Small-subunit ribosomal RNA, central domain from Tamarix gallica, 350 nucleotides, folded computationally. Its mean pLDDT, the model's own confidence on a scale to 100, is 86. The RNAcentral record of the full RNA draws on SILVA.

[in-house]
Context: one part of a larger RNA
RNA sequence: UUGGGCAUAAAGCAUAUGUAGGUGUCUUUUUAAGUCCGUCGUCAAAUCCCAGGGCUCAACCCUAGACAGGCGAUGGAAAAUACCAAGCUGGAGUACGGUAGGGAGAGAGGGAAUUUCCAGUGGAGCGGUGAAAUGCAUAGAGAUCGAAAAGAACACCAACGAUAAAAUCACUCUGUUGGGCCGACACUAACACUAAGAGAUGAAAGCUAGAGGAGAGAAUGGGAUUAGAUACCCCAAUAUUCAUAGCCAUGAAUGAUGGAUACUAGGCGUUGUGCGUAUCAACCCAUGUAGUGUUGUAGCUAACACGUCAAGUAUCCUGCCUAGCGAGUACGUUCACAAGAAUGAAACUC
Numbered sequence: 001u002u003g004g005g006c007a008u009a010a011a012g013c014a015u016a017u018g019u020a021g022g023u024g025u026c027u028u029u030u031u032a033a034g035u036c037c038g039u040c041g042u043c044a045a046a047u048c049c050c051a052g053g054g055c056u057c058a059a060c061c062c063u064a065g066a067c068a069g070g071c072g073a074u075g076g077a078a079a080a081u082a083c084c085a086a087g088c089u090g091g092a093g094u095a096c097g098g099u100a101g102g103g104a105g106a107g108a109g110g111g112a113a114u115u116u117c118c119a120g121u122g123g124a125g126c127g128g129u130g131a132a133a134u135g136c137a138u139a140g141a142g143a144u145c146g147a148a149a150a151g152a153a154c155a156c157c158a159a160c161g162a163u164a165a166a167a168u169c170a171c172u173c174u175g176u177u178g179g180g181c182c183g184a185c186a187c188u189a190a191c192a193c194u195a196a197g198a199g200a201u202g203a204a205a206g207c208u209a210g211a212g213g214a215g216a217g218a219a220u221g222g223g224a225u226u227a228g229a230u231a232c233c234c235c236a237a238u239a240u241u242c243a244u245a246g247c248c249a250u251g252a253a254u255g256a257u258g259g260a261u262a263c264u265a266g267g268c269g270u271u272g273u274g275c276g277u278a279u280c281a282a283c284c285c286a287u288g289u290a291g292u293g294u295u296g297u298a299g300c301u302a303a304c305a306c307g308u309c310a311a312g313u314a315u316c317c318u319g320c321c322u323a324g325c326g327a328g329u330a331c332g333u334u335c336a337c338a339a340g341a342a343u344g345a346a347a348c349u350c
Stems, first nucleotide, its partner, number of pairs: 004321003008303001012318001014201002017198001021194003026087003031082001033081001035077009049065001051063004091191001092188003096183004103177002106174004110154001114150003118146001120144002125136002206247004215241002220236004258317006266295008276284001299306001324349001332343004
């Protein structure tokens, strides 16, 4: 290198967009690049193969010959790839009519709860735990009631449900806006698939700046527990958690399953949507269609399981793997304010 693989054994990039590249529907025409067939030239000799001969045989030596293959030239073939030209509509898209949705971003509003503060009532405990103590409280706590302020999160509805490329996304209302799905008839006419590099998005934590700071709460302090207790439990409490502007680029970023297309039994749900029936809060039909669950046939699998949403049967493109440890480490480079991220070995050892 060929061969083999990637749910769980090593292995699918966190995600999508998209450039180069690779691959690509149907019909007719052209050309002949690649492809195929023939001929010619050439690929020194020796060697190898093969035929004959010579050393008594053999090794060895001599003579003659060929296949295969490469390169070049030339003549042809045209089914399939490619090219040229013209078409087609099934892939893809546009327009039209509907439709569901916590999709995104902006603005406005809301109530429950919590804490704090002010005032009233009241008068001895409260709080906390396995039990306690630290703590709060006669300078009037806790309880109760009224007024006010602040910040954060949005009970029920809520589901095995919806949406989004993923990360994610839920109080209500109003503008703006992306995508999906369904329907029937038009339009464009292969415009498609994938995607190295690249740019973009990317939970939480963390970083920078000035704001904000109710509750929760790393670090820290105190009280307990304990042989000890740098913990689990309790009382406090800073960073943080929130918003803005900018970084960071990682997660068991998981379906541990890359994307696209086609094909291959069903049953039972559920969310959109369509035709039909109708006795109209419904029902049934149609193998409608697009998602999403569960069970399961064939098949596949080392097994577990997967099973029309494949881990089945095939094609195209891409990423990645090659025993363990050393090690996602060292060195170098790039990026980053830093923390670190990305790329990524070897010796040794088994």